This is a predicted structure of a 253-nucleotide part of an RNA (large-subunit ribosomal RNA, domain VI) from a metagenome.
Its Rfam family is "Bacterial large subunit ribosomal RNA". Rfam 15.1 lists 51,934 matches to the family in 10,816 species.
The full RNA is in RNAcentral, with records from SILVA.
Its mean pLDDT, the model's own confidence on a scale to 100, is 87.

Context: one part of a larger RNA
């Protein structure tokens, strides 16, 4: 900016683009076949490799504003409890997220036209002969099934639904995140659960701190499966999304 009025929303599919792999086993069978040695076509199951996609229930990694031990030094006037700094100081664990070495699923069936190759009828050439007319079968491969894109497909398509200036929708604006370099895209803006706090759960760490108590002590014992806790699910308008603004359809119906 087009797709002759603007719009919201759903859609056909011209067309493209991926993906269509392979191995190994057991039954058909130790059968047909073969003197024997060995050993099938066909047809059916069943495991796996590697590649792909998608997830995070398990396994396991990270997880530098989470929980805990703990060494050295420094501050908080001393103890006690803390804090900062030494690779996140180190060492043990670890929610969310994101991951793989985990986990689920894919490669099917069928159908068209065919290659090499088997063929039918069959002349030129009185036979013959799968080809000259004519017709049939045949493959991991070709086209289509299978999956994702998609009408800027200039053939510019299709269908529903709204608007008429008292105006459909839209942009800025804010409050975020299933989104994301920025922009887009997706949730929400008080008729409100978008964040945030807050309350409650999950989960994580492993039983704070203070006090009693037992011990010369270092320490254990109880109150206490405590206390702290991120991202996680729930609830709730306390707190911010407020106020206000710009654009928008007379060459047409």
């Nucleotide at each position: 900016c087009g797709c002759a009025g603007g719009a919201u929303g759903a859609u056909u599919g011209c067309g493209g683009a991926g993906a269509c792999u392979c191995u190994u086993u057991c039954c058909u069978a130790g059968u047909a076949c073969g003197a024997g040695a060995g050993g099938a076509u066909u047809g059916g199951a069943a495991a796996g490799a590697a590649c792909g996609g998608a997830c995070c229930u398990c396994u396991g990694g990270u997880g530098u504003g989470c929980c805990a031990g703990u060494u050295g030094u420094c501050g908080c006037g001393c103890u006690a409890g803390c804090g900062g700094c030494a690779u996140c100081g180190c060492u043990g664990g670890a929610u969310a997220g994101c991951u793989a070495u985990g986990u689920c699923c894919g490669g099917g069936c069928u159908g068209g036209a065919u290659a090499a190759g088997c063929g039918c009828u069959g002349a030129a050439a009185g036979c013959a002969u799968c080809u000259a007319a004519g017709u049939g079968c045949g493959a991991a491969g070709c086209c289509a099934a299978c999956u994702c894109c998609a009408a800027g497909a200039c053939u510019g398509g299709u269908c529903a639904u709204c608007c008429c200036a008292u105006g459909a929708g839209a942009c800025a604006c804010c409050u975020g995140g299933u989104a994301g370099a920025c922009c887009a895209c997706c949730a929400g803006g008080u008729u409100g659960a978008u964040a945030g706090g807050c309350c409650g759960g999950a989960a994580g760490u492993g039983u704070a701190a203070g006090g009693a108590c037992a011990g010369c002590a270092a320490u254990g014992u109880u109150c206490u499966c405590a206390g702290c806790u991120a991202a996680c699910c729930g609830g709730u308008a306390c707190u911010a999304a407020c106020c206000a603004g710009u654009c928008g359809a007379u060459c047409g119906g």